Transfer RNA from a Candidatus Liptonbacteria bacterium, 73 nucleotides, folded computationally. The prediction has a mean pLDDT of 81. Rfam family: tRNA. It is annotated as a transfer RNA. Its family is annotated with triplet codon-amino acid adaptor activity in the Gene Ontology. The source organism's lineage runs through Bacteria, Bacteria candidate phyla and Candidatus Liptoniibacteriota.
């Protein structure tokens, strides 16, 4: 230098042939217990990597850039 993959909650990851963003773990509160853990319930937590484009509407489609990983030279 070229090619490809990935980027979504603190962490690990779903998601939708374009129409309200989710789960598990972790965190906080509560229930329960003589008490703790386990268990059960509730809550909080997101500019969906960035900037543009297409569209009535973009996490999703297109372009460029950034980061990480892999391959080629």
């Nucleotide at each position: 230098g070229c090619c490809g993959a990935u980027g979504u909650a603190g962490c690990u990851c779903a998601g939708u042939u374009g129409g309200c963003a989710g789960a598990g773990c972790a965190u906080g509160c509560g229930c329960a217990u003589g008490g703790u853990a386990a268990g059960c319930g509730c809550a909080a937590g997101g500019u969906c990597g960035g900037c543009g484009g297409u569209u009535c509407g973009a996490u999703c489609c297109c372009g460029c850039c950034c980061a990480u990983c892999g391959g080629c030279u």